[in-house]
Annotation:
A computed fold for a 473-nucleotide part of an RNA from an uncultured rumen bacterium, annotated as small-subunit ribosomal RNA, 3' major domain. The full RNA is in RNAcentral, with records from ENA. Model confidence (mean pLDDT): 83 of 100.
Context: one part of a larger RNA
């Protein structure tokens, strides 16, 4: 000087407390461990691994296993020889790749270009090892308020000072004081979305007035809604009080919004030899008729069990049936598909429109209005199973999704323990998108309905600052 203390003082955080909803019990989905297996490819491991890499494992993917066949190679450059092709089509063989045969088939300035086959070696290739050799990228402490430097001063020196102190703040934020005076990286602001409004513009959007229609449908209009450019607006600016006449805090006015308005992006010096050689790049080591490459089939989907994360429930604030209302974000030509017809339905047939503020996905659901069920393992719950079908795809046996009928398990609110959340939040309801031929209870977004509680900082956890002890570095 740090680090540590079941030392002290001060402060903060959904850290506790006050509340709401859960998890832990059940069934299922998914990830992991273990076990099994020819293989169940590999990585991730307290917080910070475990719906994680994977924004999609039937083949492919695929890296794993078995079998079959290849060796300058599936991919690149160079050298030599030969051919005129390559592509495309047909036949045989095969589980397929591999292999065999036939048809068709170049340009030229004759130097060659281009392509194929063969050969020789240089080489290719490696998701093989090492993340404890590395770059790059990322997680975490933590959006915590810290981390440093120049000059000066003090100290023999390591170092100190500044950065400590008195206040204040979300903040090393600001003010005052001070052997310090300044500065840098962080904080804040500058960026994006959102809340109010002016103006410009008015189609594909909108409709107050006039006419018209089944319908903003058409004429007409751009007032309103909306769209998207440019502006305004919030700064403790104003008033009162408190404070040290400061910084600031408390209350008020005006205002759509008030003291960082709400949300996002943004992550200092560093810590964990943290993660990644399987995104990529790369040193060294290793393989080279195989640790490379091709194909078929299988596996990654196994199952006495254990754990994590979720979905659905156990019901009456509910289930079922009928009627009826209101969104936003988005996506679409290898696509979204209206409408009509067939089917109980999944879906099928025909087919308008749309490269989209024009057309479509797209009837949102919870809600509201009625009817019924009457507390039961039930008209709750839907696992499992049987049969019959639909769709995608070369192909749904291993191993996809959906529909109809039948079947109708556990489950009556969950031990110890434990998680999230402070407002348009929790809880709850649906919708869209990426991935994608097909497949979403996951993920990323969107809108609807919409709470309770916070006395307080004694205690648990994590962090900041000052101080003290230390046999630790």
């Nucleotide at each position: 000087u740090g680090a540590c203390g079941g030392g002290g003082a001060c402060c903060c955080g959904c850290a506790c407390a006050a509340g709401c909803a859960g998890c832990g019990g059940a069934g299922c989905a998914u990830g992991u461990g273990g076990u099994u297996u020819a293989a169940u490819u590999c990585g991730a491991a307290g917080c910070a691994a475990c719906g994680c890499g994977a924004a999609a494992a039937a083949c492919c993917u695929u890296a794993c296993c078995a079998g079959g066949g290849c060796u300058u190679g599936a991919c690149a450059u160079c050298c030599c020889u030969c051919u005129g092709a390559c592509c495309g089509g047909a036949u045989c063989c095969u589980a397929a790749c591999c292999g065999a045969u036939c048809c068709u088939u170049u340009c030229u300035u004759c130097g060659g270009a281009c392509a194929g086959a063969g050969g020789u070696g240089a080489c290719a290739g490696g998701u093989g090892g090492u993340g404890c050799a590395u770059g790059g990228u990322u997680g975490u402490c933590g959006u915590c308020a810290g981390c440093u430097c120049g000059u000066g001063u003090c100290g023999u020196g390591a170092g100190a000072u500044g950065u400590u102190g008195g206040g204040u703040u979300a903040a090393g934020u600001c003010c005052c004081g001070c052997a310090a005076c300044g500065a840098g990286c962080g904080c804040a602001a500058c960026c994006c979305c959102u809340a109010u409004u002016g103006u410009u513009a008015g189609u594909u959007g909108c409709c107050a007035u006039c006419a018209u229609u089944g319908a903003g449908u058409u004429g007409g209009g751009c007032a309103c809604u909306c769209u998207a450019g440019c502006g305004a607006g919030a700064c403790u600016g104003c008033c009162g009080g408190u404070a040290a006449u400061a910084a600031a805090c408390c209350g008020g006015a005006g205002g759509a919004a008030g003291g960082u308005g709400g949300g996002g992006a943004u992550g200092a010096c560093g810590u964990c030899a943290a993660a990644u050689c399987a995104u990529c790049a790369u040193g060294c080591c290793c393989c080279u008729u195989a640790u490379g490459a091709c194909c078929u089939g299988g596996g990654c989907u196994a199952c006495a069990c254990a754990c994590g994360u979720g979905c659905u429930a156990c019901a009456a604030u509910g289930g079922u049936u009928g009627g009826u209302a209101c969104a936003a974000c988005g996506a679409g030509u290898c696509g979204c598909a209206a409408g009509c017809c067939g089917g109980u339905g999944a879906c099928g047939g025909c087919a308008a429109g749309c490269u989209a503020a024009u057309c479509u996905c797209u009837u949102a659901a919870a809600g509201c209005c009625a009817a019924u069920c009457u507390c039961a393992g039930u008209u709750c719950g839907g696992a499992c199973u049987g049969c019959a079908g639909g769709c995608u795809g070369c192909a749904a046996c291993c191993c996809g999704c959906c529909u109809g009928c039948a079947c109708g398990a556990a489950g009556u609110c969950g031990g110890a323990a434990u998680u999230g959340c402070u407002a348009g939040u929790a809880a709850u309801g649906g919708c869209a998108g990426g991935u994608c031929a097909g497949c979403a209870u996951a993920c990323u977004g969107c809108c609807g309905u919409g709470a309770a509680u916070a006395c307080g900082u004694u205690c648990c956890c994590g962090g900041g600052c000052c101080u003290u002890g230390u046999a630790c570095a």